[in-house]
């Protein structure tokens, strides 16, 4: 210096990872049936039903009341789907410094 390689930065996706937030569904709820515990206890299994909706239908904590029965309340989400916005890949444009 001249050529080749690799290629940041920046921009764009009907594609792709992964998180965060919205909104809808469900009220993490009501209903039967069968067993269990008894104030140091109040558990559990099964069915069905609730969603234009698979899946979930319980955990902690606080109190009430207890005649075989549970009730009452705080906080928690899971998961279906839509948005939405952050990114990882990819890819494609754009450039061609820097350094080797």
């Nucleotide at each position: 210096a001249u050529c080749c390689g690799c290629g940041a930065c920046c921009a764009a996706g009907u594609u792709u990872u992964g998180a965060g937030c919205u909104g809808u569904a469900u009220a993490u709820c009501a209903c039967c049936g069968g067993u269990a515990a008894u104030c140091u206890g109040g558990a559990c299994c099964g069915g069905a039903a609730g969603u234009u909706u698979c899946u979930a239908c319980c955990g902690c904590g606080g109190g009430a009341c207890c005649g075989a029965a549970u009730c009452c309340u705080g906080c928690g989400a899971c998961u279906a789907c839509a948005g939405u916005c952050c990114u990882c890949a990819c890819c494609u444009g754009c450039c061609u410094a820097a350094u080797g």